[in-house]
RNA sequence: UCUCAUCCAGAGUGGUGGAGGGACCGGCCCGGAGAAGCCCAGCAUCCGACCGGCGCGCAGGUUGUAACCCGGUGGCCGGUGCGGUGCUAAGUCCGUCGGGGCGCGCGGCGCCCCGGAAGAUGAGA
Numbered sequence: 001u002c003u004c005a006u007c008c009a010g011a012g013u014g015g016u017g018g019a020g021g022g023a024c025c026g027g028c029c030c031g032g033a034g035a036a037g038c039c040c041a042g043c044a045u046c047c048g049a050c051c052g053g054c055g056c057g058c059a060g061g062u063u064g065u066a067a068c069c070c071g072g073u074g075g076c077c078g079g080u081g082c083g084g085u086g087c088u089a090a091g092u093c094c095g096u097c098g099g100g101g102c103g104c105g106c107g108g109c110g111c112c113c114c115g116g117a118a119g120a121u122g123a124g125a
Base pairs, nucleotide, nucleotide: 001125002124003123004122005121006120007119012040014039015038016037020030021029022028025095026094027093041088042087043086044085046084047083048082049080050079051078052077053076054075056074057073058072060070061069092118097115098114099113100112101111102110103109104108
């Protein structure tokens, strides 16, 4: 950089630190009743690992043949925070573009739904 998947859930009244932060932009919020960062703690099955299960699939062994049974392998389900990683205000905080619907004080405004763009995270190349 590209591709695919997910983004309505979850997570501290801790220590340190000192003024900012919520990606950009426009809003609107959080913050000396202490922001960012760092440490500890916690949350998550996204990838892996391990354990268990499946009258699920495949080939093999056993057997007169098959079934049963045995181990392997693939898939599915559940569990363990074990490793990696990410995260721990607000739907990705809301919106930016396109389409549709509804309402109104109707040359405009507001709300809802769908799809994009952008962003974040994971896996692969």
The RNA shown here (SAM riboswitch aptamer (S box leader)) has 125 nucleotides and comes from a soil metagenome. Its mean pLDDT, the model's own confidence on a scale to 100, is 82. The RNAcentral record of the sequence draws on MGnify.